[in-house]
Context: one part of a larger RNA
Molecule: large-subunit ribosomal RNA, domain I
Organism: Rhodocyclaceae bacterium
RNA sequence: AGCACAUGGCGGAUGCCUUGGCAGAUGAAGGCGACGAAGGGCGUGGUAAGCUGCGAUAAGCUUCGGGGAGGAGUAAACAUCCUUUGAUCCGGAGAUUCCCGAAUGGGGCAACCCAGCCGGAGUCAUGUCCGGUUAUCCCGGGACGAAAACCGCAAGGGAAGUAGACCCGGGAAGCCAACCUGGAGAACUGAAACAUCUAAGUACCCAGAGGAAGAGAAAUCAAUUGAGAUUCCCCCAGUAGCGGCGAGCGAACGGGGAACAGUCUAAACUCGGUCCUGCGUGAUAGCCGUUGCGCGUUGCAGGACGGGUGUUUCGGGGAUGUCAUUGAUCCCGUGUAACGACCGGGGUCGUGGAGUCAACAAGCCGAUCACUAGCCGAAGGAGCUGGGAAGCUCCACCACAGACGGUGAAAGUCCGGUAGGCGAAAGCGAGCGGCCUCCACUUUGAUGUUUCCCAAGUACCAUGGGGCACGAGAAACCCCUUGGGAAUACGGGGGGACCACCCUCCAAGACUAAAUACUCUCAUCUGACCGAUAGUGAACAAGUACCGUGAGGGAAAGGUGAAAAGCACCCCAGACGGGGAGUGAAAUAGUACCUGAAACCAUGUGCUU
Numbered sequence: 001a002g003c004a005c006a007u008g009g010c011g012g013a014u015g016c017c018u019u020g021g022c023a024g025a026u027g028a029a030g031g032c033g034a035c036g037a038a039g040g041g042c043g044u045g046g047u048a049a050g051c052u053g054c055g056a057u058a059a060g061c062u063u064c065g066g067g068g069a070g071g072a073g074u075a076a077a078c079a080u081c082c083u084u085u086g087a088u089c090c091g092g093a094g095a096u097u098c099c100c101g102a103a104u105g106g107g108g109c110a111a112c113c114c115a116g117c118c119g120g121a122g123u124c125a126u127g128u129c130c131g132g133u134u135a136u137c138c139c140g141g142g143a144c145g146a147a148a149a150c151c152g153c154a155a156g157g158g159a160a161g162u163a164g165a166c167c168c169g170g171g172a173a174g175c176c177a178a179c180c181u182g183g184a185g186a187a188c189u190g191a192a193a194c195a196u197c198u199a200a201g202u203a204c205c206c207a208g209a210g211g212a213a214g215a216g217a218a219a220u221c222a223a224u225u226g227a228g229a230u231u232c233c234c235c236c237a238g239u240a241g242c243g244g245c246g247a248g249c250g251a252a253c254g255g256g257g258a259a260c261a262g263u264c265u266a267a268a269c270u271c272g273g274u275c276c277u278g279c280g281u282g283a284u285a286g287c288c289g290u291u292g293c294g295c296g297u298u299g300c301a302g303g304a305c306g307g308g309u310g311u312u313u314c315g316g317g318g319a320u321g322u323c324a325u326u327g328a329u330c331c332c333g334u335g336u337a338a339c340g341a342c343c344g345g346g347g348u349c350g351u352g353g354a355g356u357c358a359a360c361a362a363g364c365c366g367a368u369c370a371c372u373a374g375c376c377g378a379a380g381g382a383g384c385u386g387g388g389a390a391g392c393u394c395c396a397c398c399a400c401a402g403a404c405g406g407u408g409a410a411a412g413u414c415c416g417g418u419a420g421g422c423g424a425a426a427g428c429g430a431g432c433g434g435c436c437u438c439c440a441c442u443u444u445g446a447u448g449u450u451u452c453c454c455a456a457g458u459a460c461c462a463u464g465g466g467g468c469a470c471g472a473g474a475a476a477c478c479c480c481u482u483g484g485g486a487a488u489a490c491g492g493g494g495g496g497a498c499c500a501c502c503c504u505c506c507a508a509g510a511c512u513a514a515a516u517a518c519u520c521u522c523a524u525c526u527g528a529c530c531g532a533u534a535g536u537g538a539a540c541a542a543g544u545a546c547c548g549u550g551a552g553g554g555a556a557a558g559g560u561g562a563a564a565a566g567c568a569c570c571c572c573a574g575a576c577g578g579g580g581a582g583u584g585a586a587a588u589a590g591u592a593c594c595u596g597a598a599a600c601c602a603u604g605u606g607c608u609u
Stems, first nucleotide, its partner, number of pairs: 001608009015594001016559002020530002022527007029519002031175002039100003042055003046078002050074002061094006070082003105114003115134007136172007144164001150157002179210001180208004190197001194244001220227002231258005241249002262511003265455001269308003273305007286295002288340004293335001313489001315454003318450007327349007350441006363435004368430002371427002374422003380395005396413002398402001404416003460484003464480004470496001491506005546553002566593001569580004
């Protein structure tokens, strides 16, 4: 020096464990914010660095409930306190809530600086301090209230009670995981290169909304039979098609399901409604009819606003004629007196219906149920082994409870629970009932006529684009740009160029629940999911330490024991450490702590050289 064995050291694999994750199911909730959010800074404890809580009332204050013996978080210790006059703790409601942050009095390098006004404290007075208030935009209301060009000789118009600033009231803003709608919109990649194409209307960005959003009651499909708003799922079907006919892209009709719900305007016509503009005759046009009296710019035309009417395809509506029909009663108006009729408006009663998600709108009360704390809840002992019994043996018991977790090993009957049952002062929610509110009866139908209406820079045409599974193609259909530019049912759109016939529907206004999508969050439950190099990046002071000017990047790190009983005391020693003694079942379980593999190191013994 090597090899072998043994004993140790170093090291932290493996096994076991789990406080943390992952994936889902069901239900709830689906928002927070100028009443100052989300997120932070700084403070706050007797001693206090971190985390947690809280805010100068600062690990907390008040009150109402629950609960019932200990308590002053993590987290030991000392000190000092609280508590059956009910503390700590849990839940409801409230108070306080520094500074920054939309940040909003002005400024600013966030957590800082400096103000105005009103009121107050203090001072002889000023300085100082405290409370309130003062940003911007939009909408509504109120009281004020301009001007130029230009026209006109001027007045005046323009230009209007407008702009503006002032006062009052209301709203917005900012944040938020995914889902949703709209705007804008790549490239890598694939095509075995690459340009049309693809990736993909994806990613990313912006705006906006809701608990869902969007869509939605046919100018839809179909095909000679018919269907009857929208949405979602399964088929149709990888079909028909599109496509440097490459790569690839990829329907619809029809069928089966989920869920179902339908409505309101515009226009014609009308008002014995309001306002504005223009014209207008002293012959006054006009004022329901008759008679008489009377009023008088009341008139006509146009426009705006409002009420009524009206809303669809065997077209509908309006106007008008005829016929039929209509809850009761009262009041008012249409100049007046009388009579009569028509029309309009309103009150009361009655009848019927509906209800705050559209069509149609604001609430209150009651009981019930659920949620936000909780409560009751059956039944076992002995012996043996052991440090310890839940193990084993023997004899029992409960079960609407033999889920699960814990207890010194493995417990239905020890503890918490479980099945089952009970419970709310306060807050919140749901359905139900009542009050209440709303609607209809307040007209409706048949038939004839009709020169009225049926959404305009729209449809449509052309051009250039985009969307449709469809790349300009035979390219319909839908949506934009630019230029032209209709009709009103004897009209108009569609049926994949286009034309005819036929069929079908009625655009250019609006609303609409459910079935569908998602999960930052809460509750319960589940797993042929992980078990500390796994599972979240994070089981631990984790988005921490640390790195970076910054955007940003981003760890490592779990396990003594049943219980600290965490080794009093003695010895060696500078310290660390070690030897005894003691604790413990175990100390080769001693906080470098369960198990403790290998590499590597050492010591001892043997062999070889």